[in-house]
RNA sequence: GGCUGAGUAGCUCAGUUGGUGAGAGCGUGCGGCUCAUACCCGCAAGGUCGACGGUUCGAAUCCAUCCUCAGCUA
Numbered sequence: 001g002g003c004u005g006a007g008u009a010g011c012u013c014a015g016u017u018g019g020u021g022a023g024a025g026c027g028u029g030c031g032g033c034u035c036a037u038a039c040c041c042g043c044a045a046g047g048u049c050g051a052c053g054g055u056u057c058g059a060a061u062c063c064a065u066c067c068u069c070a071g072c073u074a
Base pairs, nucleotide, nucleotide: 001073002072003071004070005069006068007067010026011025012024013023019057028044029043030042031041032040050066051065053063054062
């Protein structure tokens, strides 16, 4: 240099032949339970879906160009 894959919550990930309100588990905070802690139960907060453009009535999802990481290859 070429090719392939990945990038979504603090962490691990799901979510697509474009369309409800962007989610789960763990973690965090609050409450319940308990003599107390843990476990368990409930509630809540937390995201410009890597960046910037394009297509579209509508983009996490499709397209172009970049950035980061991993792998393969010359």
The RNA shown here (transfer RNA) has 74 nucleotides and comes from a bacterium.
Its mean pLDDT, the model's own confidence on a scale to 100, is 82.
RNAcentral records the identical sequence in 2 taxa.